[in-house]
RNA sequence: CUUCGACCAGGGCACCCCGGCCGCGAGGCCGGUCCGCAAAGCCAAGGGUCUCUCAGAGACAGCCUGGCCGUCGAA
Numbered sequence: 001c002u003u004c005g006a007c008c009a010g011g012g013c014a015c016c017c018c019g020g021c022c023g024c025g026a027g028g029c030c031g032g033u034c035c036g037c038a039a040a041g042c043c044a045a046g047g048g049u050c051u052c053u054c055a056g057a058g059a060c061a062g063c064c065u066g067g068c069c070g071u072c073g074a075a
Stems, first nucleotide, its partner, number of pairs: 004073003012037002017032006035062001041068003045065003048060005
């Protein structure tokens, strides 16, 4: 130093479901829960799926690709 890995260390996030709130809706937020995750951190650029008040507008980053940042360093 990392295009690689997650043994070690500090940790982090939080599926499904439940309660409350917001939204036409997909879904989002908060709390509980903890299936899992080496980026399950951020970005809607491409693809994909989904929604609607459907020539269009939106949602999903824990669907894939891509970009950026980040802990450790056995190898």